Description
Predicted 3D model of a 1421-nucleotide RNA (small-subunit ribosomal RNA) from Azospirillum sp.
[in-house]
RNA sequence: UUGGCUCAGGACGUUGGCUCAGAACGAACGCAGGCGGCAUGCCUAACACAUGCAAGUCGACCGAAGGCUUCGGCCUUAGUGGCGCACGGGUGAGUAACACGUGGGAACCUGCCUUUCGGUUCGGGAUAACGUCUGGAAACGGACGCUAACACCGGAUACGUCCUUCGGGGGAAAGUUUACGCCGAGAGAGGGGCCCGCGUCCGAUUAGGUAGUUGGUGGGGUAAUGGCCCACCAAGCCGACCAUCGGUAGCUGGUCUGAGAGGAUGAUCAGCCACGCUGGGACUGAGACACGGCCCAGACUCCUACGGGAGGCAGCAGUGGGGAAUAUUGGACAAUGGGGGCAACCCUGAUCCAGCAAUGCCGCGUGAGUGAUGAAGGCCUUAGGGUUGUAAAGCUCUUUCGCACGCGACUAUGAUGACGGUAGCGUGAGAAGAAGCCCCGGCUAACUUCGUGCCAUCAGCCGCGGUAAUACGAAGGGGGCGAGCGUUGUUCGGAAUUACUGGGCGUAAAGGGCGCGUAGGCGGGCUGUUUAGUCAGAAUUGAAAGCCCCGGGCUUAACCUGGGAACGGCUUUUGAUACUGGCAGGCUUGAGUUCCGGAGAGGAUGGUGGAAUUCCCAGUGUAGAGGUGAAAUUCGUAGAUGUUGGGAAGAACACCGGUGGCGAAGGCGGCCAUCUGGACGGACACUGACGCUGAGGCGCGAAAGCGUGGGGAGCAAACAGGAUUAGAUACCCUGGUAGUCCACGCCGUAAACGAUGAAUGCUAGACACUGGGGCUGCAUGCACUUCGGUGUCGCCGCUCACGCAUUAAGCAUUCCGCCUGGGGAGUACGGCCGCAGAGUUAAGACUCAAAGGAAUUGACGGGGGCCCGCACAAGCGGCGGAGCAUGUGGUUUAAUUCGAAGCAACGCUCAGAAGCUUACCAACCCUUGACAUGUCCCUUGCCGGUGCCGAGAGAUUGGACCUUCAGUUCGGCUGGAUGGAACACAGGUGCUGCAUGGCUGUCGUCAGCUCGUGUCGUGAGAUUGUGGGUUAAGUCCCGCAACGAGCGCAACCCCUACCGCCAGUUGCCCAUCAUUCAGUUGGGCACUCUGGUGGAACUGCCGGUGACAAGCCGGAGGAAGGCGGGGAUGACGUCAAGUCCUCAUGGCCCUUAUGGGUUGGGCUACACACGUGCUACAAUGGCGGUGACAGUGGGAAGCGAAGUCGCAAGAUGGAGCCAAUCCCCAAAAGCCGUCUCAGUUCGGAUUGCACUCUGCAACUCGGGUGCAUGAAGUUGGAAUCGCUAGUAAUCGCGGAUCAGCACGCCGCGGUGAAUACGUUCCCGGGCCUUGUACACACCGCCCGUCACACCAUGGGAGUUGGCUUUACCCGAAGGUGGUGCGCUAACCCGCAAUUUUUUUCGUAUUAAGAAACCGCGCGGG
Repeated sequence: UUGGCUCAGGACGUUGGCUCAGAACGAACGCAGGCGGCAUGCCUAACACAUGCAAGUCGACCGAAGGCUUCGGCCUUAGUGGCGCACGGGUGAGUAACACGUGGGAACCUGCCUUUCGGUUCGGGAUAACGUCUGGAAACGGACGCUAACACCGGAUACGUCCUUCGGGGGAAAGUUUACGCCGAGAGAGGGGCCCGCGUCCGAUUAGGUAGUUGGUGGGGUAAUGGCCCACCAAGCCGACCAUCGGUAGCUGGUCUGAGAGGAUGAUCAGCCACGCUGGGACUGAGACACGGCCCAGACUCCUACGGGAGGCAGCAGUGGGGAAUAUUGGACAAUGGGGGCAACCCUGAUCCAGCAAUGCCGCGUGAGUGAUGAAGGCCUUAGGGUUGUAAAGCUCUUUCGCACGCGACUAUGAUGACGGUAGCGUGAGAAGAAGCCCCGGCUAACUUCGUGCCAUCAGCCGCGGUAAUACGAAGGGGGCGAGCGUUGUUCGGAAUUACUGGGCGUAAAGGGCGCGUAGGCGGGCUGUUUAGUCAGAAUUGAAAGCCCCGGGCUUAACCUGGGAACGGCUUUUGAUACUGGCAGGCUUGAGUUCCGGAGAGGAUGGUGGAAUUCCCAGUGUAGAGGUGAAAUUCGUAGAUGUUGGGAAGAACACCGGUGGCGAAGGCGGCCAUCUGGACGGACACUGACGCUGAGGCGCGAAAGCGUGGGGAGCAAACAGGAUUAGAUACCCUGGUAGUCCACGCCGUAAACGAUGAAUGCUAGACACUGGGGCUGCAUGCACUUCGGUGUCGCCGCUCACGCAUUAAGCAUUCCGCCUGGGGAGUACGGCCGCAGAGUUAAGACUCAAAGGAAUUGACGGGGGCCCGCACAAGCGGCGGAGCAUGUGGUUUAAUUCGAAGCAACGCUCAGAAGCUUACCAACCCUUGACAUGUCCCUUGCCGGUGCCGAGAGAUUGGACCUUCAGUUCGGCUGGAUGGAACACAGGUGCUGCAUGGCUGUCGUCAGCUCGUGUCGUGAGAUUGUGGGUUAAGUCCCGCAACGAGCGCAACCCCUACCGCCAGUUGCCCAUCAUUCAGUUGGGCACUCUGGUGGAACUGCCGGUGACAAGCCGGAGGAAGGCGGGGAUGACGUCAAGUCCUCAUGGCCCUUAUGGGUUGGGCUACACACGUGCUACAAUGGCGGUGACAGUGGGAAGCGAAGUCGCAAGAUGGAGCCAAUCCCCAAAAGCCGUCUCAGUUCGGAUUGCACUCUGCAACUCGGGUGCAUGAAGUUGGAAUCGCUAGUAAUCGCGGAUCAGCACGCCGCGGUGAAUACGUUCCCGGGCCUUGUACACACCGCCCGUCACACCAUGGGAGUUGGCUUUACCCGAAGGUGGUGCGCUAACCCGCAAUUUUUUUCGUAUUAAGAAACCGCGCGGG
């Protein structure tokens, strides 16, 4: 913020959404910008990258080349070799996973490092570099030849190690002057691989997934377990505690927010993971399937001699691109750390610094004191003043930051300083160089003026702007923050608006239509046991940083730093055993079984009954019937309707019948039989928790509908016809098919409602109905009591209220279903189901700031009740038709001035437009002005008057004549006045009645409208004021949680009707006296009358009625009787009613004109339309005659008599009158006669002629008279107005305005009716009540189509991309296996040769010797 109002505030406060105030940010944008410190800085294109740098080092492994040499050696390093390049640095594409977090585990590896034990031996053949030749544009090679090692290979050895069939077998090394290395092995540290429990986003419109899949055996493979792989065997495994699939996403410590729980997030820092142009692959190695390595494929880029090659910034800078947006192609290895090296040292865009950016956090400054004439200027103003504001200026000071100059560090216990001549310190000058941004209608701190005029704009929500904008724009002022301030975006908060903490479902969104029941959840009482949950203690872990606490260091802070606490968790272990769980045993109250009994439209099947309806047949009978608001379609003389008899068919069951019964719900109704379910009561016994709920599932489930086959009387969608209607695809009528009925099968929904899920326990009662029981009591039907059911009322309590209230919506427990703003929409798509119609499950885009509930007050209703009014009805007379008058609209016009607009504008403003009026138009004039105030000057012979003379249409102007203000101190001195000048100003019937006052109309002379206190209600409000009577009345009486009061009503006031008293002229006098033509006069004041003052009427009296009231009805008396008649008097308010043109007035506008003056014109126009009137249409009349009777009023620039003249209007005349005296003044209807129904002897319009009056003037444009003319009109369509008694109708009279003009208006009297049954209806009003989605209040609100524009979404012939899956096909590198070809030093196996020389060694032959050896014999073993 819904709304006229309410349902309050505090964390919610009827529900419910939208929105704001707070905090935060890797931000961006706008305006603005002084300094420093500390941080941070591609969130987008894991887009493409020029250029430079980011990983090398070792000569103490090696040969070689080059250089130098003091000849001792030294230097450089392309190559071999070693180590490193798997770290550091970047990014977040992928990944929903053992990826990450946390806690565990066993079957593993580990270079460098530490430690321990042992070893470090003997050989061999090659190869780069290099040389020669050679290919290629290049990149890069090729062939042959030479060579070294800490490169490579073999042998030996093996404390320990590995394998083993337990016999045995396998496997090392590198040197070297030391130092430093190397090899084998054990242990450690740190690192890594693997496995597991738990946790980790959304979607069920993803419900089934899986075939090496799950497991086993045996192998293979790996550092290692394992379907990791293979063979065989088995058929498993995962899944509603969410598998699989789809979408999205790096995870965490933490960060932001929040009181917390949570929610959101995962920049910087830290841990882990993944990736390195895209995809695949392996190699090397301790470690990679390797960001700055290799191979292949792809896309892209580059070079090329076209043959072929090269590349990978998600390293640091930087470029292009994308984007709202994110920095330097900087310095240094000084520090910290890393690689190599014995080391010196080299490398290090890691890092440390600097640069850029207010991107953030923190700190500082832009001056301080004094200064009132409250300066000037600005702004506002009620014009006095206020405010800006001690603010400024001025005076007195200070110098942080900045500037200039000088000195100059710590960081590093020795050396080394990029930062850096930096921080800091000192000196100097000088207020000097340094303030903006947003906001000011409410929320929300802060207000005025001007401009604008639904324009231009503003806006977070509500909303602001249409001439007085605190909301737009500007200014002044104010508020907030401040080197920043706003805006935008995003997150949390507020939001208890997803509710664990902490919500709900009768009516606001929300109980499944009902039951049975699976899984699950929950579950009675006792004992024992266990210790899973639970509780307690201890221990491990929970990285660091961060948050928090206590300290410390930068001048402070931000920041940095030391210590502590915390880290909600997981794990291990010990203990406790109440509760929950598990197990075991037993219990009966929950639940169930058995027996007896009664109630019931409970269900199913089969029979059966009567009434009614329709049809058929027959009789009777004749003209209508039927139907309706009224009719018609329809039926009927071919005999209907009616009536009588007979027959047929189908469907439904009157009365009983009931807020009665039964059923889970839907639902169930004639009677009988059979079968059958459930509930209830009573009783002994039995089982022993067997229970409750119930996601899925299964079943039942009104009506309509569908399928097949029957049936079809009545009724009756569709359809047809008739009516109604503007139309009538409706309501009404006549027909009428599906259907309704039966059988079988579907459908599966309803306001399937008690709009209230099921179960259990507890918590006052009363009454009624219904089904059972009771030792009951009296007794024949009641009372009491107890179980079960159905209702009405009512405490406590609950509820926003309404209401519910032992049949809860109360107090609690358990389980299920459902809700989260309105619309879109219970719709689309998809799934499931169905024969179909359909059902079920169920969104989004977009759009609005609301949509709702209950209650309250009004208003309204073709809702109800009561009542009133000339409201209707009953009457009388009109209007609407005609002519004229008048007003209005429209039109016309130079102008036809303006206003009034249903009632409540229209004979209204206007109680009177020829001039004036007059505001309008045309023309001509004036500009301090026709009018007011102020200043100055002149004049006082001004003003004024005239029947004066000119010009002009006149205003105006030029003269002529007459006249000459008051006071006086005698001074133009004072006052007044005229004229003149300049300026302030005048003036405006110009606009706004929607800025206003005042006045007025209207509802309405209707009976209402409020206040105080009390009470009720959360509250708006209610009560009183409603109710029963009564009244004209909220008038009065009675009752009552109300009791009173105020404004209204009534009364008080005026007129009128009767009487008394007082008074008596101008009135009166047939009462009396005199008198006259005459109350004329004298006289009188009794009467009439006049005008003062009193009285009188109060339901007072009687009767009836009513409630013993108020009152009402009738009567008496009375002039008058129930308010006697009439007037004045108008509550709170309503209509933005009317009036700025009566007056007043804010604001705006004009100022030689929108002011002022004059003449003429116009407001009087005229095809037409409307309102209000007048006169008529005639005989209740016209005409003629006659001359009876009023009242109110008016009169001096007046009324004007008598008399006279004129046909008349009128003229003349002038008596009288300042008026109860005189005049206006004649009253008219009346009465008598005539006319005799005609466009007339009605009617008088129109027109002609002639007059008259007023007036300066009757042309536009007055009134009247006479003569002549003689129109329309013969009682008025639809519709509509007034009036209830001295009224309507009718008749005349007077007055205001006014020179003149009245059919209008305001008054006055004369004559003088009819009708009212009554309140159904129309209109208006009052009270009560009811409904409401209305509150600008029914002239309300509101629905749909169509037209146009726009937005979003969808469809659309088609076209195209992406992701995923798959029967299959082709297939690189690579791996593995097989095979073939080629190659192969050292090692292994096999075969095996020639010559020469040299040296060395050995040796045959010959001789001697010796010994060995051999044979024999013997002996021994």